[in-house]
């Protein structure tokens, strides 16, 4: 100086819940609040799950099915990528 890696250490985020906000919904957004987090930063490529006004088929009805489009990164793998740096 680099590369790994724990720990320190700067500090971050911010679950459930409560208010408003947007949405047919799953949820999103700002406050509040913290169970938590070493990537609980970013990112829908893949993979689970969640939803479904509208549209199809199917049904006497009630509902169920398919596609399609969405959500969830604090489900999870990939990818980029910030901090510290003991042995």
């Nucleotide at each position: 100086c680099c590369c790994c890696u724990a720990u320190u250490a700067a500090g971050c985020c911010u679950g459930a819940c409560c208010c408003u906000u947007c949405g047919u919904g799953g949820g999103u957004a700002g406050g509040g609040a913290g169970c938590g987090g070493a990537g609980a930063a970013c990112c829908g490529c893949a993979g689970a799950u969640c939803u479904u006004c509208a549209g199809c088929g199917c049904u006497u009805g009630g509902g169920c099915g398919c596609a399609a489009a969405g959500a969830u990164a604090g489900c999870c793998g990939a990818g980029c990528u910030g901090c510290c740096g003991a042995a």
Predicted 3D model of an 87-nucleotide RNA (c-di-GMP-I riboswitch aptamer) from Oryzomonas sp.
Its mean pLDDT, the model's own confidence on a scale to 100, is 80.
Taxonomically the source falls in Oryzomonas (Bacteria, Thermodesulfobacteriota, Desulfuromonadia, Geobacteraceae).
It was read from a public genome assembly, where an Rfam model found it.